c-di-GMP-I-GGC riboswitch aptamer from an uncultured bacterium, 83 nucleotides, folded computationally. Of the family's consensus pairs, 95% are formed in the model. It was read from a public genome assembly, where an Rfam model found it.
[in-house]
RNA sequence: AAUGAAAGGGCAAACUCUCCGAAAGGAGAGGGCGCAAAGCCACAGGCCUACGGCAAAACGCCACGGCGGCUGGGCUGCCAAGU
Repeated sequence: AAUGAAAGGGCAAACUCUCCGAAAGGAGAGGGCGCAAAGCCACAGGCCUACGGCAAAACGCCACGGCGGCUGGGCUGCCAAGU
């Protein structure tokens, strides 16, 4: 350094309630499926939404709105047996 057995601790999916939002989604509380970066950053790809815009119209198209618990990348980090 890679890998991830153990321990302490950490985070928290679905679902429920309240609030914010046009929506996607987000915040708080409960909850606990899971997670070794499920810590941080929308940089690349991907996905979601369409108030609004485009359009004669569409069930069409568009992100400047979102998703990091989709993949990659960048930054940071606890423990640590075996290899």